Transfer RNA from a marine eukaryotic metagenome, 67 nucleotides, folded computationally. Its Rfam family is "tRNA". It is annotated as a transfer RNA.

RNA sequence: GCAGUAGCUCAACUGGUAGAGCACCGGUCUCCAAAACCGGUGGUUGCGGGUUCAAGUCCUGCCUGCC
Numbered sequence: 001g002c003a004g005u006a007g008c009u010c011a012a013c014u015g016g017u018a019g020a021g022c023a024c025c026g027g028u029c030u031c032c033a034a035a036a037c038c039g040g041u042g043g044u045u046g047c048g049g050g051u052u053c054a055a056g057u058c059c060u061g062c063c064u065g066c067c
Base pairs, nucleotide, nucleotide: 001066002065003064004063007022008021009020010019016053024040025039026038027037028036046062047061048060049059050058
């Protein structure tokens, strides 16, 4: 200096409903399975404090990883 958000990889614009892909579960299809398609579950946004009507986002202390 950069990064930390779902099990994994990552989005989230100027502060205004936290999302996608993969994975997982169910269904359609099939003799069975895979593939494909449809649907669903899943979050203390690293841990505190502050600002604000409202914080993943701004300010601040700390922790972890990388350079």